[in-house]
Molecule: small-subunit ribosomal RNA
Organism: uncultured prokaryote
RNA sequence: AGAGUUUGAUCCUGGCUCAGGAUGAACGCUAGCGGCAGGCCUAAUACAUGCAAGUCGAACGGCAAGGAUGGUAGCAAUACUGUCCCUAGAGUGGCGCACGGGUGCGUAACGCGUAUGCAACCUACCUUCAACUGAGGGAUAGCCCCGGGAAACUGGGAUUAAUACUUCAUGGUAUCAUUAGCUCGCAUGGGUUUGGUGAUUAAAGUUUUAAUGGUUAUAGAUGGGCAUGCGUAACAUUAGCUUGUUGGUAAGGUAACGGCUUACCAAGGCAACGAUGUUUAGGGGGUUUGAGAGGAUGAUCCCCCACACUGGAACUGAGACACGGUCCAGACUCCUACGGGAGGCAGCAGUGAGGAAUAUUGGACAAUGGACGAAAGUCUGAUCCAGCCAUGCCGCGUGCAGGAAGAAGGCCUUCUGGGUUGUAAACUGCUUUUAUACAGGAACAAACCUCUACGUGUAGAGGGCUGACGGUACUAUAGGAAUAAGGACCGGCUAACUCCGUGCCAGCAGCCGCGGUAAUACGGAGGGUCCAAGCGUUAUCCGGAUUUAUUGGGUUUAAAGGGUCCGUAGGCGGGAAAUUAAGUCAGUGGUGAAAGCCUACAGCUCAACUGUGGGACUGCCUGAGAAACUGGUUAUCUUGAGUAUAGUUGAGGUAGGCGGAAUACAUCAUGUAGCGGUGAAAUGCUUAGAUAUGAUGUGGAACACCGAUCGCGAAGGCAGCUUACUAAGUCAAUAUUGACGCUGAGGCACGAAAGCGUGGGGAGCAAACAGGAUUAGAUACCCUGGUAGUCCACGCCGUAAACGAUGAUAACUCGACAUUGGCGAUAUACUGUCAGUGUCCAAGCGAAAGCGUUAAGUUAUCCACCUGGGGAGUACGCUCGCAAGAGUGAAACUCAAAGGAAUUGACGGGGGCCCGCACAAGCGGUGGAGCAUGUGGUUUAAUUCGAUGAUACGCGAGGAACCUUACCUGGGCUUAAAUGUGACCGGACAGACGAUGAGAAAUCAGUCCUUCUUCGGACAAUUUGCAAGGUGCUGCAUGGUUGUCGUCAGCUCGUGCUGUGAGGUGUCGGGUUAAGUCCCAUAACGAGCGCAACCCUUAUCUUUAGUUGCCAGCGAGUAAUGUCGGGGACUUUAAAGAGACUGCCCGCGCAAGCGGUGAGGAAGGUGGGGAUGACGUCAAGUCAUCAUGGCCCUUACGUCCAGGGCUACACACGUGCUACAAUGGUUGGUACAAAGGGUUGCGACAUGGUAAUAUGAAGCCAAUCUCGAAAGCCAAUCUCAGUUCGGAUUGAGGUCUGCAACUCGACCUCAUGAAGUUGGAAUCGCUAGUAAUCGCGUAUCAGCAAUGACGCGGUGAAUACGUUCCCGGGCCUUGUACACACCGCCCGUCAAGCCAUGGAAGUUGGGUGUACCUGAAGCUGGUAGCCGCGAGGAGCCAGUUAGGGCAAAACCGAUAAUUAGGGCUAAGUCGUAACAAGGUAACC
Repeated sequence: AGAGUUUGAUCCUGGCUCAGGAUGAACGCUAGCGGCAGGCCUAAUACAUGCAAGUCGAACGGCAAGGAUGGUAGCAAUACUGUCCCUAGAGUGGCGCACGGGUGCGUAACGCGUAUGCAACCUACCUUCAACUGAGGGAUAGCCCCGGGAAACUGGGAUUAAUACUUCAUGGUAUCAUUAGCUCGCAUGGGUUUGGUGAUUAAAGUUUUAAUGGUUAUAGAUGGGCAUGCGUAACAUUAGCUUGUUGGUAAGGUAACGGCUUACCAAGGCAACGAUGUUUAGGGGGUUUGAGAGGAUGAUCCCCCACACUGGAACUGAGACACGGUCCAGACUCCUACGGGAGGCAGCAGUGAGGAAUAUUGGACAAUGGACGAAAGUCUGAUCCAGCCAUGCCGCGUGCAGGAAGAAGGCCUUCUGGGUUGUAAACUGCUUUUAUACAGGAACAAACCUCUACGUGUAGAGGGCUGACGGUACUAUAGGAAUAAGGACCGGCUAACUCCGUGCCAGCAGCCGCGGUAAUACGGAGGGUCCAAGCGUUAUCCGGAUUUAUUGGGUUUAAAGGGUCCGUAGGCGGGAAAUUAAGUCAGUGGUGAAAGCCUACAGCUCAACUGUGGGACUGCCUGAGAAACUGGUUAUCUUGAGUAUAGUUGAGGUAGGCGGAAUACAUCAUGUAGCGGUGAAAUGCUUAGAUAUGAUGUGGAACACCGAUCGCGAAGGCAGCUUACUAAGUCAAUAUUGACGCUGAGGCACGAAAGCGUGGGGAGCAAACAGGAUUAGAUACCCUGGUAGUCCACGCCGUAAACGAUGAUAACUCGACAUUGGCGAUAUACUGUCAGUGUCCAAGCGAAAGCGUUAAGUUAUCCACCUGGGGAGUACGCUCGCAAGAGUGAAACUCAAAGGAAUUGACGGGGGCCCGCACAAGCGGUGGAGCAUGUGGUUUAAUUCGAUGAUACGCGAGGAACCUUACCUGGGCUUAAAUGUGACCGGACAGACGAUGAGAAAUCAGUCCUUCUUCGGACAAUUUGCAAGGUGCUGCAUGGUUGUCGUCAGCUCGUGCUGUGAGGUGUCGGGUUAAGUCCCAUAACGAGCGCAACCCUUAUCUUUAGUUGCCAGCGAGUAAUGUCGGGGACUUUAAAGAGACUGCCCGCGCAAGCGGUGAGGAAGGUGGGGAUGACGUCAAGUCAUCAUGGCCCUUACGUCCAGGGCUACACACGUGCUACAAUGGUUGGUACAAAGGGUUGCGACAUGGUAAUAUGAAGCCAAUCUCGAAAGCCAAUCUCAGUUCGGAUUGAGGUCUGCAACUCGACCUCAUGAAGUUGGAAUCGCUAGUAAUCGCGUAUCAGCAAUGACGCGGUGAAUACGUUCCCGGGCCUUGUACACACCGCCCGUCAAGCCAUGGAAGUUGGGUGUACCUGAAGCUGGUAGCCGCGAGGAGCCAGUUAGGGCAAAACCGAUAAUUAGGGCUAAGUCGUAACAAGGUAACC
């Protein structure tokens, strides 16, 4: 010091979360020792038991037990009785009990803190100084006697003492009254050993010769009391409070001032600088965190306060309204003989309860301190110690060194190799803290006593006594690595990784998020990381968070400028001068307790801890200074701000008058059938005369053109013309006042539209409403009507996206252009200046977009407002309003985002440009029929599997009768069907069966046979080891391969430049192209993959070559044929070349290029066709071609065999074939290909058969032989019919292939002769040798379901105006709330569940105040009777008051039938409101 998280990515805003420190902690796991600290935070809840405050005999009466010593009785034990000592318990009296100890209820207060004051006060014990201490008296407790009561306790009688009580005397410097001086003080007033007079008050003894007490008074010290300044929590959804209240006079009361109390008088006092009320809370030193400023906190220790079961009250006393005192009331508990009594742990232990949670019913007064005492001493749960607890801090240890066969085991692995655990272990040597045993063993101790000195309380010396802790700390010795390591974590933040299990399950999680079959995130293991006697989790606080911002933030669009003006309080304020000293500044003095903190040194072996010194304690007070700045006062200045004079500007405002155009209506006239309206219609109006046209009239509202990027106004807003009244700005030149200013919480005023009230008015428009359309619906958009309203007057409302989403004022900071008003220079040009209104830009600012002298720049002052999204501008309360509603304005709960700007894509029922058999123009099909084939579905034992929009469906399959075959049924085999290799064995194994048996076959049984050799071995087999096998799963783990966008023109990179960045530029722009093809321009310059070209084929020619091909010319020959000799001319074959490049011409153009045909050419503008498929998209297809990770099966999911199935069949779809006929069918004749195939083959030819074919058979391993055309052409016939069309279906008979044609082959012949007469909505292909049409060949293959696929040639068209529309695509641009990218996103009601909240008839609780009634104890006051000699008391009366009762309201909660909205939930329902022009622009 930062990090994670919003996005596809980016920058910003902004919240949430984490890493740190801390704790009186708790919980989980674990645990060796010691030191020092700490330990009921909750129920101020209730308490059993013990202890926590007594002491003094040197104040008093008196005395049990005991001791000593006598006497009597007795042998003694013992009994009775004197004196002395010692004095227990109880009593009188004195002092103490007001300290010490506990707790934090109450208290928002002079309670606390700090600083002052008391001239308004008290203070026992202690110290100082002064004086005094005389003489009497009467009681009473105890003790004794008699009673009451269960007890607690208590009544009566007799008697007695005191330092108890009391009378008298004495008396001043005490108190009071009065009076004369002196002196001091800010005032009231004070002081005075300077006096006078009068009045009222004292005392106590005990012991003995020395003390100690007592009384009065002075001073001090200590402790308290009171008063004051300043500081000290939240809420304004608490705004008014107060009657002893505020002040005065008088009296009373108090230690003392004072409304403290009373009487009278006055009417004040407090409050926005927060009174009053409500809620919460002991305050401080400090503690914790933080760089600090701050924030949070107030345990332990110290100071102050308050309290002592709850409430009240006083007594005693120096001191209390009293924790372990009294009285009363109340609640509770206990005892009881039921009559009555007792009690108060918030003292120390301890118990119950509560709670996540907090200790022993310990020891000692040895030390320190306290009470009493002369002292010894007694008491002391204060205190000192010990016990329990890892609660915290600190320290120590659990060993150290060597040791590689890098052991075994574990884990991982690319696998028999390696890595890691790991110098770790074993093993060798060393050490002994700690633990254990044993021995020794402290300090904390001085008071006290005695002696000496002097100054009687100090110093010195000496002596002996006292230790709870404790036989503890510490020290020595012994032996031996011996007695001692865990916890959390390992996806990122955040240091640390692999395997197995699990399979959106179980679970994890602080945030983001993991888990749906290869999880570094769950659980386990191995390994690792971090801390360590602890480690983690939870809770809380600070930090990080500059996320409340004084230090140190913001407000155009992210949250945030009030709708606007005026103005009160307040804040701030121009130039020069004088004075003052409040702020300010420097120094002085006092205080800021101690502890704590910082620091130096020191003591425990170190540290924690502790001690001593210093610092700091940022604060408050004080008196004397300084005078720059701010403030105050005085006088002054003109530039800020006003005022006056002269012009000028404008839709500024208010009131009145007037005007024309248009709409509507009314009347009249002309005139006739429609008008109107829409995307199209209809409702509506109209023959009772509409619409249209003309004329006249009525009425209301708004003011065309001018008119604008204009003007005016504070804003809202303001528009025909004109009049009156009125406000404002601005400019010019002077004059004048002299800071009069700026802002502005509350406050006042104004304030669009809509709305409300009263009264008018009402043409047009138009919520609501009605009808017509549209639609699945249409409570809408569109149409026809139409009421409030819109208009006027008066009065309310007070809000708007009231926006420039930009508060007001002032100053400063480059420019350019336009425009409004005024002024100056003679002037309309032009120019200068002041005040406005706009656009573009420099610097600067900003997250960017952008702003930019009209700032969002640089500064100053004042005000307003913001602090994550939702809940919510909601609820409750209050104020305002007639109402509607407005203003003010939360919380629970919930999410990890919500948001701004910009970027790249994608998308749009956005725009522009362009292309494509995309449409259009044509030709032919599909969809209807029958059949073939594939698919779905259904069926089945099985109908194996895959492919499923385009991009599956004559697809994998280029050929399922068995095989194939993966499916089903049944029967067999188990290291297996095959292969390799090692070992072993060993030649009756293998093989064959033709004439064997069983069986469906596989197979089993049976029979026959008995390897070769160069002797090394080879070959085969049995057994066995290692490697099997799987068309089982996952194409969403993969490779390879393929489809598609798309043969579309795109996709990128380097360097540079640019932007904070994602990115952009290049690749955009202007042209052009089939093309990101090329040219021009250009912060880009180049390059790559694509395009094109290079390749193949086809079209032309040349050269070379000439067999099996060819035959023009020459020759020979045949019935005929290149048949033969020959030939290379031609065709052709197959190799090499040529050729085409917009090269030439014309036109256009800068160029690229385009157009024209012109020429030439076989071919003309990529000539035709093919191969060739960029970056990528679809988790597209394929684990069943193959390969392959992982998972699964192993007498089976492997493998062999037979039969069946893949061929089923109500139906639906795709792709085809054949047709429906005359451009045709049938019959006969006749002509012309290309490309291929062929030895298990093609098979000429001949013969048989109607034919499929059969028999025989030449030739050919092929330019040689062979397989071989049809449409066409020439004739004939059919004559428009379900036909001489069409051929399905079926019957019969055959042929061929094959082990075998039943399921289930093809073909032939004869017979049969179905549907079908051109096909609905819709839809497909094709732009030239193309479509259409005709046949031929090949692969697979025994044969074939082939009408399929792939090729080949023959014949051979029509049409394209064009790009509006449909589909797809490319480029640029625009909008976006989309990015899984429009098959996107997303809104609201309803239904279901859960959660918190508001209202609510009521029910219930709490505190507070008020009125009334009653009223204990106590205190105060009064008082003839009774008691007492008296003082006085009892009793009674009055006042006051706690408590109790009752009443009405207010406030705050809890709960409630029910109700309302909100939030969150799985894939529910209905629609589709928003985001694109979101399909009616959206929004307030």